[in-house]
Molecule: SAM riboswitch aptamer (S box leader)
Organism: Candidatus Acidiferrales bacterium
RNA sequence: CGCUUAUCAAGAGUGGCCGAGGGUACAGGCCCGACGACGCCACAGCAACCUGGUGCAACCGCCAAGGUGCUAAUUCCUGCCUGGUAGGGGAGAGAUAAGAU
Numbered sequence: 001c002g003c004u005u006a007u008c009a010a011g012a013g014u015g016g017c018c019g020a021g022g023g024u025a026c027a028g029g030c031c032c033g034a035c036g037a038c039g040c041c042a043c044a045g046c047a048a049c050c051u052g053g054u055g056c057a058a059c060c061g062c063c064a065a066g067g068u069g070c071u072a073a074u075u076c077c078u079g080c081c082u083g084g085u086a087g088g089g090g091a092g093a094g095a096u097a098a099g100a101u
Stems, first nucleotide, its partner, number of pairs: 003099006013043005021032003026079004044071003049067002051064005075093001080090003
C1' cells in the first nucleotide's frame, strides 16, 4: 500500500517560529489568508475506538485517561445512481479506530 468491521451534521485554541499561499488527487463552486493563513514546535483542550476499573445474566451503562485521533466551515459543498427537491437516500472516494494477513 491493499483486506475486514465500526464511526464520520456533536465537541475542543492560545503562544512562539516561518512567510504565501491554503482548504492533501482533479475540476467547478464557496471560503480562510500580510489584522500572518498553511506548516512546524510548546502548552492547553475535546472525544472516548482500544485500554484499565466498575455495575449487569446479557444487551447496555458509569468512572479514569495509558495507546491513538482530533481542535474553521458536514469529510466545506458538488461530481456517479436514485429522488417525494431536501441539510433526502445510496454508491464511490477519503479520514479515524480496532483487527486479520